Predicted 3D model of a 73-nucleotide RNA (transfer RNA) from a Clostridiales bacterium. It matches the Rfam family "tRNA". Rfam links the family to the GO term triplet codon-amino acid adaptor activity. By type it is a transfer RNA. The sequence is in RNAcentral, with records from ENA. NCBI's taxonomy places the organism under Bacteria, Bacillati, Bacillota, Clostridia, Eubacteriales.

RNA sequence: GCUCCCAUAGCUCAGCUGGUAGAGCACUUCACUCGUAACGAAGGGGUCGCAGGUUCAAAUCCCGUUGGGAGCU
Numbered sequence: 001g002c003u004c005c006c007a008u009a010g011c012u013c014a015g016c017u018g019g020u021a022g023a024g025c026a027c028u029u030c031a032c033u034c035g036u037a038a039c040g041a042a043g044g045g046g047u048c049g050c051a052g053g054u055u056c057a058a059a060u061c062c063c064g065u066u067g068g069g070a071g072c073u
């Protein structure tokens, strides 16, 4: 220098053929208990690494770029 993969909630990860973002754990509140934990009920939390483009509509497609990983020269 070139190619490929990864980046989504505090953590680990889903997200199909583009249709407007979810699960588990964690956190908050309530209930239960003599009390705590567990179990049960409810709830909060995300400019989808960043920027631009295509589109009625982008986490998803295209270009660039940042960080991490692998390979080639």
Stems, first nucleotide, its partner, number of pairs: 001072007010025004019056001027043004049065002052062002